[in-house]
Transfer RNA from Paramecium octaurelia, 74 nucleotides, folded computationally.
NCBI's taxonomy places the organism under Eukaryota, Alveolata, Ciliophora, Oligohymenophorea, Paramecium.
Its Rfam family is "tRNA". Rfam links the family to the GO term triplet codon-amino acid adaptor activity. The family's RNA type in Rfam is transfer RNA.
Model confidence (mean pLDDT): 80 of 100.
RNA sequence: AUGCUAGAGGCUCGUUUGGUAAGAGCAUCAGUCUUAUAAACUGAAGAUCGAAGGUUCAAUUCCUUCCUAGCAUA
Numbered sequence: 001a002u003g004c005u006a007g008a009g010g011c012u013c014g015u016u017u018g019g020u021a022a023g024a025g026c027a028u029c030a031g032u033c034u035u036a037u038a039a040a041c042u043g044a045a046g047a048u049c050g051a052a053g054g055u056u057c058a059a060u061u062c063c064u065u066c067c068u069a070g071c072a073u074a
């Protein structure tokens, strides 16, 4: 330099190639239980999906350009 893959709550991931698919587990907080802690159970909060533009009535999803990380080639 080129090509490929990935980027989503604090972490790990699902998300049917455009419309109620913004969801799960762990973690966090509150409560029940306990002398207390842990475990268990119940509940709550937390995301504008890497950035900017474009297409569209409508974009995490499609297109373009960048940023970051990994791999391969030279």
Stems, first nucleotide, its partner, number of pairs: 001073007010026004019057001028044005050066005